[in-house]
RNA sequence: GGCGCGGUAGCCAAGUGGUAAGGCGUUGAUCUGCAAAAUCAACAUACGCGAGUUCGAUUCUCGCCCGCGCCU
Numbered sequence: 001g002g003c004g005c006g007g008u009a010g011c012c013a014a015g016u017g018g019u020a021a022g023g024c025g026u027u028g029a030u031c032u033g034c035a036a037a038a039u040c041a042a043c044a045u046a047c048g049c050g051a052g053u054u055c056g057a058u059u060c061u062c063g064c065c066c067g068c069g070c071c072u
Base pairs, nucleotide, nucleotide: 001071002070003069004068005067006066007065010024011023012022018055025043026042027041028040029039030038048064049063050062051061052060
C1' cells in the first nucleotide's frame, strides 16, 4: 500500500430503514447477629467523526480516524 471484518453505556454485547434488547456493573431495599449469596426496585446525555440518499439512517452510500486479521 491492497483486501476483509469490526467501532453501540463504565465493561461485554443484540439489533440490516420507523428513534436501541440482554448480561455484568453501580445505588437502594428485603433477608442476615454481621456479611456473602439470593430476591426486588432504580440507574445512564450509549450508535467513532464528517458528508450524501431518504419523509425518516445505528442500519444504505462516500470519505476520514482507530482496532484486528490476511496478502504484498
Transfer RNA from a Pseudomonadota bacterium, 72 nucleotides, folded computationally.
It matches the Rfam family "tRNA". Rfam classes the family as a transfer RNA.
Taxonomically the source falls in Pseudomonadota (Bacteria, Pseudomonadati).